[in-house]
Context: one part of a larger RNA
Molecule: large-subunit ribosomal RNA, domain IV
Organism: uncultured bacterium
RNA sequence: UUCGUGGCUAAGGAACUAGGCAAAAUGACCCCGUAACUUCGGGAGAAGGGGAUCCCGCAGCAAUGCGGGACGCAGAGAAAUGGUCCAGACGACUGUUUAUCAAAAACACAGGGCUCUGCUAAACCGUAAGGUGACGUAUAGGGCCUGACACCUGCCCGGUGCCGGAAGGUUAAAAGGGGAUGUUAUCACGCCUUUGGCGUGAGAAGCAUUGAAUUGAAGCCCCGGUAAACGGCGGCCGUAACUAUAACGGUCCUAAGGUAGCGAAAUUCCUUGUCGGGUAAGUUCCGACCUGCACGAAUGGUGUAACGAUCCGGACACUGUCUCAGCCACGAACUCG
Numbered sequence: 001u002u003c004g005u006g007g008c009u010a011a012g013g014a015a016c017u018a019g020g021c022a023a024a025a026u027g028a029c030c031c032c033g034u035a036a037c038u039u040c041g042g043g044a045g046a047a048g049g050g051g052a053u054c055c056c057g058c059a060g061c062a063a064u065g066c067g068g069g070a071c072g073c074a075g076a077g078a079a080a081u082g083g084u085c086c087a088g089a090c091g092a093c094u095g096u097u098u099a100u101c102a103a104a105a106a107c108a109c110a111g112g113g114c115u116c117u118g119c120u121a122a123a124c125c126g127u128a129a130g131g132u133g134a135c136g137u138a139u140a141g142g143g144c145c146u147g148a149c150a151c152c153u154g155c156c157c158g159g160u161g162c163c164g165g166a167a168g169g170u171u172a173a174a175a176g177g178g179g180a181u182g183u184u185a186u187c188a189c190g191c192c193u194u195u196g197g198c199g200u201g202a203g204a205a206g207c208a209u210u211g212a213a214u215u216g217a218a219g220c221c222c223c224g225g226u227a228a229a230c231g232g233c234g235g236c237c238g239u240a241a242c243u244a245u246a247a248c249g250g251u252c253c254u255a256a257g258g259u260a261g262c263g264a265a266a267u268u269c270c271u272u273g274u275c276g277g278g279u280a281a282g283u284u285c286c287g288a289c290c291u292g293c294a295c296g297a298a299u300g301g302u303g304u305a306a307c308g309a310u311c312c313g314g315a316c317a318c319u320g321u322c323u324c325a326g327c328c329a330c331g332a333a334c335u336c337g
Stems, first nucleotide, its partner, number of pairs: 001333009011323002015321001020318001029051004037042001039148001053070007071075001083316004088311002090308002095107002111146007123132003149303004154233003159230002161226005168221003174215002179210005186202007234252005261295001262292001273289005
């Protein structure tokens, strides 16, 4: 000198910083007291206030209480040991997770729904035997989605999927073999070296190759259903006696054109939108508006008490985080002597 650990600091008190990170502060026990909200359990140790040592007197069996007094900075006299409050977001909650950068708003969850499965169940493992399911039996078991609770969950079945249907169309293997082709017993003709031989043509049966018509299941086409199945949920123009706006009308397209609720949002580009609140001053925050680039209803919508080492804004308290730095103790390293 730097680092580590610990302690103190005038005045100010978050001005530090991405952010009160770190530190400080709160703290046990007893008494009083305790709001909104609420699922009536909670919230709650809410918040907030008081007490505590020693001596004397009085009361009391006592614990203890009441009154007076004493000392100290301080009486839970050490250590250990909640900071609190007001709003908002997300997730109901306790749980689970990236062993070794993420603990969360992610996963799970009770609850809800759809769907499959009648038992040798479905589903799954295995070549099989066999096993899990289950020594269970639809109040059961499997798959998928949603995720307490409250209020709700709109329209579209044209596409894709699934379920059902069977008249017609299409259609595999297979069946079927009309016919075609090859071969030639034989026949015809021609030639020759004529009981024979050769060549050309026709050609039955058989054999071989090929193979038409016809028959032929599921599937597909087709018909219907189904969205808590995958998914989807419009455009342009005009119109009211100021203006503006458009309850209203016209038109095009569609399977149907987004309902309730919510909305600059974990979603809003323009954008620090506009207005209001909070601040002396607020790209964040809260309340509204709606012009939703590009919310929206179990890929759930909107709320919600309680809960959270979650995220975000604010207030009080408190402080060396800072203005702005100083000092002390212990330890370590380095440097100098």